[in-house]
Predicted 3D model of a 1478-nucleotide RNA (small-subunit ribosomal RNA) from an uncultured prokaryote.
It matches the Rfam family "Bacterial small subunit ribosomal RNA". Gene Ontology terms of the family: structural constituent of ribosome and ribosome.
RNAcentral holds the sequence, with entries from ENA.
């Protein structure tokens, strides 16, 4: 990297009162203030009865009277006469309908129940009554006050208003008493007797309506009672009318409802108080479902109408459109006083992301009145605005390939694709425009007529009556005519290209994109889902088995309490019996409608709606069963206990006693160091230390025996002994009779370190001193050394208190060892209990592992857990002397953290091998001088690369011009060179003058061949320019290392959930994963090795330019000639070596011999040859090649100049320092090259370098052409007869030119240098060393470099401990860009969110005290009143103010403490490897 697991983050679906962009034809059906219960302008939402009543303000009528004027007529006044009426008295409504969700966690609501403790207008039924009196009042009309709103006095009047008689019980009370039933009070029997007490309203067409009184229905409420009904324990106690009683009051009615006495009781771990948050339910969304969410619209029930408190009326309210108080606001105002409540419909302003018209109609449904007619109804029922939602139409169809043109792409003279798509022919009219017709909702009440019995009542006939609306709906005419858009296209998710951009703009749900080749940004050009909508935000459910009841989990991932004991609580052997609470089955009730399924109708279809069944999974109640829980009552012995016998253990507590060790302390022998360390050093000794010997104290710990040992609940326990306690086992009788298990809170005990107090104190040893290491060293080491460790009493109560594995039961193969008993004579060997360990079947688990000591199969209980960080933090409570414990959060932050395994890689892990790796040795190279490359500087340029091993004598196998790419300067613009193709020329080219640094400008001059086809030169047309500019991190190809290492791999088969392993391991063995053995592996490729080439040996062929033995001629001499092919060579074929043989050891592969044989022995020596892959290794400047960038230039010429610069610095070399040498004379031996613009023999000349001749040779012929070595001399240890730079002179040669800048030659000069520090390199045999030769490039060289070739020729390897590299196995890991990894804390910056605080400042709630409206209730009540009653005065209560003091909760805060995020900041290096101190 991969994989398996755990674990969280997203996302795909569904839904909405929905907001918001972008679009937008039509209709049906629904829905529409989610905030600010915030404020409200205007209008309109509850009135009606004249058949209750007194009356006439308007309005119509008639009379009547006056005036106009003659009848009519017209105008004014009077009349309640009649329609009908304003206000007012009175009935009945107003408590319905409609709005809002504020407040409520509560009998508020659901559900089931009771009520022997109650109400109930209007309606039904039924019985009974309605006699008779009386005094007011409003109105009206006169006065007054007041801006008004109102308000006083006065006189008068009615009534179904009021009030007093009377009449009455089946009502009500009281007292006595019967019977039946029930529930405890008690209820019926309109049970019996007696006594008390309360009624009525008229009006009429005489039918009735209507009014009292009682029963009874119906409805409607009231109470009270079961069970359910949000989160916080970091809210643990609450409560004084509080819990009960008894009296009384009081309510329709029960009740501490309330009040007096009198008890002291209620509620609470099954959450009481308290504090957050809400209106509850049918429902509605999601989901398989069990859940989880919600309460809009519709429908019950609440509660509430400015906010707060109180009552009246009244059958019902403590009352949204009533009252009175008192509070904030708002209006009016003449400032004296007044009004007011849209959370009805409409509408306004705020507030908001946001939500409609100040429509119409009472036609239908429905409600109040009323006999009716009717009137009221912002209830309804319609219409308007909004794509807000669901649902239904439509934007046409058909046909049509030149696959048209544009567009967009590409491999681009071509094709893809837009595409049958358009154009074009034809059809066809939903709809949309215009014309015409044209509804259903409508039946009743009412009216008018008939029937039926009896002026009412019932039926029938016929007639009025439509906001919507001239709308649905139906037909005609016309024309494809009027009518598409939106999000998306890296994966997940369906759908792909160019172009632009260049970690920049941007995106993004999540993972992520973008840094010059973006399917991700932004346009296009296609595509892909949706479609009048389409996205994207928001919020629920779903996926989530991601709170797990269905249906999870705790050895290592998050998770078992540190152990135990034991209260509630949970669970609990065997057998008989009881009841029947939990169970299960019938059977009634109930579960409101609407909603959801189904069927079936109705709107042309649907959505919608409408009828039917089902369904509501639930709750009560009642019959029944008895298996199982559970109860009652017996009984049992096996669970559990207790009794006898016998053992075992470092089980505990106190006491006693040992003995070694180590320090101290006398005393002695005796000296100079001792002591530590890696290696010192501090520190001790001559004032005698260590060492050694004796005697003495002293505290702590107890070697061996001691171990997979024992024992204890854990923590723990360890020298012998006593004494007291306690427990397991084991064996066997005998009792008890389920007593048991686990356990929230509780309690005890609970190492170490720490804490007070008081002893003790040898040793060791934080904290501290000193000495070392180190860049530093508050540390690792070392010498001291203080708490402390030790005892006794008290705290603390934490630990990786770990088997990381709660506690008890039972059940499941086997192997082996061990500790205690038992049985049997028995130290054998079985059995057997009970512990302690190992190994291992099945299971079981992610693996690892676990496996009767279970992490298997099961039951029972408790304890815990829900991503990572922030945090075990802050806040609060608690415990503690403190240090600190328990308990235990949020914002914020991140998309991960985490387990186990797996394949590399790495380790200052481990083990085995190999290599000139290291050792042995030769010889360098670092010191000198010079070449040469590099860095660096430097320069107008000092062209570019190449840079750790693997860059630096490399690209370069030849910079003086040229090369060149670099700098200066002057020039040229389709150009320099080619090809190719069309036309035309034949002096345009060449020469010469000039100018010029040249290139290039001007000028002159007039010289082409031809076989006529055309060469050849120019010009001309068209092509392709050109770039050593950029990017080796776009590339192709070549290459370099690692490495000539021995590896890398497949195909099958087995293993493993898998990644993966196995085969490739093991054992031997090689140079090798070579090759044997063995083996869930068999086999196989790519590597090794072998085939290839050179080289040794030999054979055959062939003998030319090679050779010459014989044999011949020749020559001063040579194979020079003639001949040969023996030899040597030459260059083809062959042979040959294979561990083949032989002894040894070993299975074997193989390895070992001074074996033999052989030229050659164990790969004979060397070359070619380089696996899978590593290094974004070199190279865009050898070439090629994408993208990109330059075109009067970043292209091309041409002259100089630079690449040669020079304080320095690093590689790499050549000479050298010398006697194994230098000089100088002679002299001998190669092999492999090369040679015609070449290579030269010879000859001359010069001192040379070379020059002049000249001749051989396109070469086994000719030629370039050897040195070291030998022979002989000299020099003698010196900066020289070493060394040869520098420098001066003269030359030679090669080029157009040797100035910067060539080489070689000769004379002269003669420097550092006397073998080079640290360190460092090559080499194992024909090799190192040393000697010289040849090529390639080249005119000529800066060659001492590169490639090659021979000649001479060694020396060492015990060995593998150590330094490098590598290879195999294994271990460890928190690396995977792979240790040049990864990572932790401080300090510095920035941002955020947040704890602590002196202080300020808000909010609800409680409690004490003061003060107290309205009102009820209670006393009183001399005033008023015939009466009923009433003003009016007292006192309880209380809304509200007001104060005090405390608690709770926010906000804010000077400083302050930590925490999170933030490519490249400072210090250091804690952790991962033995992470270098586990």
């Nucleotide at each position: 990297g991969a994989u398996c697991c755990u674990g969280g983050c997203u996302c795909a679906g569904g839904a909405u009162g929905a907001a918001c962009g972008c679009u937008a034809g039509c209709g049906g059906c629904a829905g529409g203030c989610c905030u600010a219960a915030c404020a409200c302008a205007u209008g309109c939402a509850a009135g009606u009865c004249g058949a209750g009543g007194g009356g006439c303000a308007g309005c119509g009528a008639g009379a009547a009277u006056u005036a106009g004027u003659u009848u009519a007529c017209u105008a004014a006044u009077u009349u309640g006469u009649c329609g009908g009426c304003g206000a007012c008295c009175g009935g009945c409504g107003c408590a319905c309908g409609g709005g809002u969700g504020c407040g409520u966690a509560a009998c508020g609501c659901g559900u089931a129940u009771g009520c022997a403790a109650c109400c109930u207008a209007c309606c039904u039924u039924u019985u009974a009554c309605u006699g008779g009196g009386g005094g007011a009042u409003a109105g009206c009309c006169c006065g007054g006050a007041g801006a008004a709103a109102u308000c006083c006095g006065g006189a008068u009047u009615a009534a179904u208003a009021c009030c007093c008689c009377a009449u009455a019980g089946u009502a009500u009370c009281u007292a006595u008493u019967a019977a039946u039933g029930g529930c405890a009070u008690c209820a019926u029997u309109u049970g019996a007797u007696a006594g008390a007490u309360u009624a009525a309203a008229g009006u009429u067409u005489c039918g009735g309506c209507g009014g009292u009184a009682a029963a009874a229905g119906a409805u409607g409420g009231g109470c009270a009672u079961u069970c359910g009904u949000u989160u916080u324990a970091u809210u643990a106690g609450u409560u004084a009318g509080u819990u009960g009683g008894u009296a009384a009051g009081g309510u329709a009615a029960c009740g501490g409802c309330u009040u007096a006495c009198c008890a002291a009781g209620a509620c609470u771990a099954c959450g009481a108080u308290a504090a957050a948050u809400a209106g509850g339910g049918g429902u509605c969304c999601u989901g398989a479902g069990a859940g989880g969410g919600u309460a809009g619209u519709c429908c019950c029930c609440c509660a509430c109408a400015c906010u707060g408190g109180u009552a009246c009326u009244g059958a019902g309210a403590c009352a949204c459109g009533g009252a009175c108080c008192a509070g904030a606001c708002u209006c009016c105002u003449a400032c004296g006083g007044g009004a007011g409540g849209c959370a009805g419909c409409a509408g306004u302003g705020a507030g908001g992301a946001a939500u409609a018209u100040u429509g119409g109609u009472c036609a239908a449904u429905g409600g109040a009145c009323g006999c009716a007619a009717g009137u009221c109804u912002g209830a309804a029922c319609c219409a308007g605005c909004c794509a807000u939602g669901c649902c239904g139409c439509g934007u046409g169809c058909a046909g049509g390939a030149a696959g048209a043109a544009u567009g967009c792409c590409c491999u681009a003279c071509g094709g893809g694709u837009u595409g049958u798509a358009a154009a074009c022919u034809g059809c066809u009219u939903u709809u949309a425009u215009u014309u015409g017709g044209g509804a259903a909702g409508a039946a009743a009440c009412c009216c008018a007529c008939c029937u039926a019995c009896g002026u009412g009542u019932a039926g029938g006939u016929g007639g009025c009556u439509g906001a919507c609306g001239g709308u649905a709906c139906c037909a005609a005419a016309c024309g494809a005519a009027u009518a598409a858009g939106g999000a998306c296209c890296g994966g997940c998710u369906a759908a792909c290209u160019c172009c632009g951009u260049g970690c920049c703009a941007g995106c993004a749900g999540c993972c992520g994109c973008g840094g010059u080749a973006a399917u991700a940004c932004g346009g296009a050009g296609g595509g892909u889902c949706c479609a009048a909508g389409c996205g994207u935000u928001a919020u629920c459910c779903g996926g989530a088995a991601u709170c797990a009841u269905u249906g999870g989990g705790u050895u290592u991932a998050a998770a078992g309490g540190g152990u135990c004991c034991g209260c509630a609580g949970g669970c609990g052997g065997a057998c008989u019996u009881u009841c029947a609470a939990g169970u299960c089955a019938g059977u009634g009730g109930u579960g409101a409608a609407a909603u959801c399924u189904c069927a079936c109708a109705g709107c042309u279809u649907a959505a919608c709606u409408g009828u039917g069944a089902a369904a509501c999974u639930g709750c009560c109640a009642u019959u029944g069963a008895a298996a199982c829980u559970g109860u009652u009552a017996g009984u049992c012995u096996u669970g559990a206990a207790u009794u006898c016998g016998g053992u075992c253990g470092a089980a505990g507590u106190g006491g006693g006693c040992g003995g070694a060790a180590u320090g101290u302390g006398u005393c002695a022998u005796g000296u100079a160091g001792c002591g530590g360390u890696g290696a010192a050093a501090u520190g001790c000794a001559u004032a005698g230390a260590u060492a050694u010997g004796a005697c003495a104290c002293a505290g702590a710990a107890c070697a061996c025996c001691g171990a997979u040992u024992g024992c204890g609940a854990a923590g723990g326990c360890a020298g012998c002994u006593c004494a007291c306690u306690a427990a397991c086992c084991u064996a066997u009788u005998a009792u008890u009779g389920a007593c048991g298990c686990u356990g929230a809170g509780g309690g005890a005990c609970g190492a170490a370190a720490g804490c007070g107090u008081g002893g003790g104190g040898a040793g060791c040893g934080a904290a501290c001193a000193g000495g070392a290491u180190u860049a530093g060293a508050u540390a690792c080491c070392c010498u001291g050394g203080u708490a402390g460790u030790c005892c006794a009493c008290g705290c603390c109560g934490u630990a990786a208190a770990c088997u990381a594995u709660g506690a008890u039961u039972a059940c499941u193969c086997g192997g082996u060892g061990u500790a205690g008993g038992c049985g049997a004579c028995a130290u054998a060997c079985u059995g057997u209990c009970u512990g302690c360990g190992c190994c291992c079947a099945a299971g079981c688990g992610a693996a690892a592992g676990u496996g009767a000591u279970a992490a298997g199969u099961a039951a029972u209980c408790c304890a815990c857990c829900u991503g990572g960080g922030g945090a075990g933090u802050a806040c609060g409570a608690u415990c503690g002397c403190a240090a600190g414990g328990u308990u235990g959060a949020a914002a914020c932050u991140c998309a991960a953290a985490g387990g186990a395994a797996u394949u590399g890689a790495c380790g200052g892990g481990g083990g085995c091998c190999c290599g000139c790796a290291c050792a042995a040795g030769c010889g360098g190279u670092g010191g000198a001088g010079c070449a040469u490359g590099u860095g660096g500087u430097u320069u107008a340029a000092u062209u570019c690369g190449a840079u750790g091993a693997u860059a630096c004598g490399c690209g370069a196998g030849g910079a003086a011009c040229c090369u060149u790419a670099c700098c200066a300067g002057g020039a040229c613009u389709u150009a320099a060179a080619u090809g190719u193709u069309u036309u035309c020329u034949g002096a345009c080219a060449g020469g010469c003058u000039g100018g010029g640094a040249a290139a290039c400008c001007a000028g002159u001059u007039u010289u082409u061949c031809u076989u006529c086809g055309g060469a050849c030169a120019g010009a001309u047309u068209a092509c392709a320019a050109g770039g050593u500019g950029c990017u080796g991190c776009a590339u192709g190809g070549c290459c370099g290392u690692c490495g000539u290492c021995a590896g890398c791999u497949c195909g099958u088969g087995c293993u493993g959930u898998g990644a993966a392993g196995u085969g490739u391991c093991g054992g031997g063995u090689u140079a090798a994963g070579u090759c044997c053995c063995a083996u869930a592996a068999c086999g196989a490729g790519c590597g090794c090795a072998a085939c290839c080439c050179c080289u040794a040996u030999c054979u055959u062929u062939a003998g030319u330019u090679g050779c010459u033995a014989g044999c011949a001629g020749g020559u001063a001499a040579u194979g020079c000639u003639g001949a040969g092919g023996a030899c040597u060579c030459u260059a083809g074929a062959g042979a040959a070596a294979c561990u083949g043989c032989c002894c040894g050891u070993g299975c074997a592969a193989a390895c070992g011999g001074u074996g033999a044989g052989g030229a050659a022995g164990g790969u004979g020596g060397g070359g070619a040859u380089g696996a899978c892959g590593u290094c974004a290794a070199a190279u865009c400047a050898u070439c090629a090649c994408g993208g990109c960038c330059c075109u009067u230039a970043c292209g091309u010429c041409c002259u100089g100049g630079g690449c040669u610069a020079c304080a320095c610095a690093c590689g790499u070399g050549c000479u050298a320092c010398a006697a194994u040498g230098g000089c100088c004379g002679g002299u001998a031996c190669a092999g492999a090259g090369g040679g015609c613009a070449g290579c030269u023999a010879c000859c001359a000349u010069g001192u040379g370098a070379a020059u002049g001749g000249a001749u051989g040779c396109a070469a086994a012929u000719c030629u370039c052409a050897a040195a070291a070595g030998c022979c002989g001399g000299u020099c003698u240890c010196a900066g020289u007869u070493c060394g040869g730079a520098u420098c001066g002179g003269a030359g030679u040669c090669u080029g157009c030119a040797a100035c910067u800048c060539g080489a070689c030659u000769c004379c002269g000069u003669g420097a550092a240098g006397c073998u080079g520090g640290a360190a460092u390199c090559g080499c194992u045999a024909g090799u190192a060393a040393u000697c010289g030769c040849g090529c390639a490039u080249c005119a000529g060289c800066c060659a001492u470099g590169g490639c090659g070739c021979g000649g001479u020729g060694a020396a060492u390897a015990c060995g593998u401990u150590c330094c490098c590299g590598g290879g195999c196995c294994u271990u460890g890991u928190a690396c995977a860009c792979a240790c040049c990894g990864c990572c932790c804390g401080u300090c510095a910056a920035g941002c955020c969110a947040u704890g602590g605080a002196a202080g300020c400042u808000g909010g609800g709630g409680g409690u004490g005290c003061c003060u107290g409206a309205a009102g009820u209730c209670a006393g009183u009540g001399a005033c008023c009143g015939c009466a009923a009653g009433g003003a009016g005065c007292u006192g309880c209560c209380u809304a509200g103010g007001g104060u005090a003091a405390a608690a709770c909760u926010g906000g804010u805060a000077a400083c302050u403490g930590g925490g999170g995020c933030u490519a490249a900041g400072u210090c250091g290096u804690a952790a991962c490897a033995a992470g270098g101190u586990a």
Model confidence (mean pLDDT): 83 of 100.